[in-house]
This is a predicted structure of a 76-nucleotide RNA (transfer RNA) from Marinobacterium nitratireducens. Lineage of the source: Bacteria > Pseudomonadati > Pseudomonadota > Oceanospirillales > Marinobacterium. The coordinates come from a structure-prediction model, not an experiment, and the mean pLDDT is 81. Its Rfam family is "tRNA". It is annotated as a transfer RNA.
RNA sequence: GCCGACAUAGCUCAGCUGGUAGAGCAGUCCACUCGUAAUGGACAGGUCGGAGGUUCGAAUCCUCUUGUCGGCACCA
Numbered sequence: 001g002c003c004g005a006c007a008u009a010g011c012u013c014a015g016c017u018g019g020u021a022g023a024g025c026a027g028u029c030c031a032c033u034c035g036u037a038a039u040g041g042a043c044a045g046g047u048c049g050g051a052g053g054u055u056c057g058a059a060u061c062c063u064c065u066u067g068u069c070g071g072c073a074c075c076a
Base pairs, nucleotide, nucleotide: 001072002071003070004069005068006067007066010025011024012023013022019056027043028042029041030040031039049065050064051063052062053061
């Protein structure tokens, strides 16, 4: 340099053909308990890497771009 994959909640990850953004764990509160753990319930938590475009509507499609990982090439 070329090609590909990935980037979504604090962490690990879903999200089917474009149509209200989700789960588990962690956190807070409540129940239960003598107390703790466990368990159950509730709540909170997101510029969907960034910018632009298409569309009535974009996490999803297109373009550019940043980062991570992998492959290939180069390294006279």